[in-house]
RNA sequence: GAGUCGGCCGGGCGAUCGCUGCGUUCCACGGGACGUGGAGGAAAGUCCGGGCUCCACAGGACAGGGUGCCAGGUAAUGCCUGGGGGGCGCGAGCCCACGGAAAGUGCCACAGAAAACAGACCGCCUAAGCGCGCAGGCGCUGGCAAGGGUGAAAAGGUGCGGUAAGAGCGCACCGCGCCGGUGGCAACACUCGGCGGCACGGCAAACCCCACCCGGAGCAAGACCAAGUAGGGGAGCAGGCGGUACGCCGCCGCGUGUGGUCCGCACGGCUCCCGGGUAGGUCGCUCGAGGCGCGCGGCGACGCGCGUCCCAGACGAAUGGUCGCCCACGACAGAACCCGGCUUACAGGCCGGCUC
RNA sequence: GGCCCCAUCGUCUAGUGGUCCAGGACAUCACUCUUUCAAGGUGAAGACACGGGUUCGAUUCCCGUUGGGGCCG
Repeated sequence: GAGUCGGCCGGGCGAUCGCUGCGUUCCACGGGACGUGGAGGAAAGUCCGGGCUCCACAGGACAGGGUGCCAGGUAAUGCCUGGGGGGCGCGAGCCCACGGAAAGUGCCACAGAAAACAGACCGCCUAAGCGCGCAGGCGCUGGCAAGGGUGAAAAGGUGCGGUAAGAGCGCACCGCGCCGGUGGCAACACUCGGCGGCACGGCAAACCCCACCCGGAGCAAGACCAAGUAGGGGAGCAGGCGGUACGCCGCCGCGUGUGGUCCGCACGGCUCCCGGGUAGGUCGCUCGAGGCGCGCGGCGACGCGCGUCCCAGACGAAUGGUCGCCCACGACAGAACCCGGCUUACAGGCCGGCUC
Repeated sequence: GGCCCCAUCGUCUAGUGGUCCAGGACAUCACUCUUUCAAGGUGAAGACACGGGUUCGAUUCCCGUUGGGGCCG
C1' cells in the first nucleotide's frame, strides 16, 4: 500500500421553553410544584421460531405446509457454533436449498443421424458374401463409431497393443461403482485390500419417495366493569325413531363452531331479507429465556455460579423546538404484547485479529 | 398493530417452463370506404413491477425489495 474478518459508535457540551410515564406533595379536584425515567441497531419487512391468550379437551386419521450433509447449542427455529463435502481466491478468507435420479411417473424446445431400450448425416473400411472388370479397381450387401458437424448435454479419459477399419476388444495409469478393512459419535476420509470393463446423462426451487417438524387463530388475542341498543319485523322450510310422570328427555339427521375434510366434542329449531348498534373505562402492559461485571466448564455456539442494576409503556398516541460553542458538519430511520433470529436500509468514524 | 391477497400493452384480460416474435378485446395512430362524420375493413405502435437464484432455457419455480388492495371490534 492492497485486502479480509470481528467488535463498537452513529453528533458532543451547555442554557432555555415544551411533551409524556412513575413517585412524593399541594389544591379551588380543572390542575400545579419537585424528583426521576423517556426509541433503535435496525424500533423496518412481517420472513422464521417461541412465550402469552382464547378455541370446553387440544385428542385420532387423512389432506396440507415446512425443513433437508453430520454433530452440538437453544425455550424453539429455516437461527447459531464446530466439523465434512463441493466451488472461488496466491493468501487471510468467502460462497453453497448440500437427502434420494441403479422406487416409480414426467420433461429435455430449436438444432441434430441420434436426447435415454441410443444412433449413423458427413466420414472410415472392403477382412467376409455377391455382381462387373484382364487388372488396378468400381458397385451392392455389410462392418465401425476413431474423426468432423449439431447441441446446454452425445453414453469414461490418456497411452500402448490390436484390427480391413475400429471399438474396454485387451493391457497400464487415472476416473467410476460395489464389497471389505482402518480412522472418526457421525457426515465422511484413506498412499489400504479385493471385485467389476463400466451397468450410473440432466432436472426433485417437476410430481414424487425417505427422514424429521407443524392443531388453529392472534393483544383489534382475551378478561372484568359500566352504559346504550336489542331480546326486533317479514318470507320460506321445519324430518325419523324410542322413552315418558305428558312438563319433556334421549338417539339419528340438519345447522353453527372447533382447522381444510372426516371422526370426536360443544352449542342450537334452521335459511334468506329488512332494521338497529358497532361506543367508554380498567386489566392484559412490561422484571424479562433481562442488562452489566467477575469466576468456572467448553475449540466454539453456549452453560453454571456469585455480585450488582431497574432501563419507554402511550391509546389522537410523549422523546421536540430555539439559542450559544465545538468538530470529522451528522446516514438509514420512530416503540405499540414481549422475546430469540434472519433479511433489507444506512453519511461517516473508532478499535482489534489476520493475509498478500 | 395484526392477518391475507395481488402485480402482464393506456384499460380489461389469456398464457403456468420451450420452436414466444407474449395472444385477444376496447382505446390510440395511419390508410381505406363516404360529400363529410360515425360504423365497417386493412395495417402499425404498445406490456411480463424491480433485483438475485434454480434450470440448457423463467411471464411461469424459489428468495428478497417495491407498489397496490382486502379483512379485524
This is a predicted complex of two RNAs, RNase P RNA and transfer RNA, with 429 nucleotides together. It holds a member of the Rfam family "Bacterial RNase P class A". Rfam describes the family as follows. Ribonuclease P (RNase P) is a ubiquitous endoribonuclease, found in archaea, bacteria and eukarya as well as chloroplasts and mitochondria.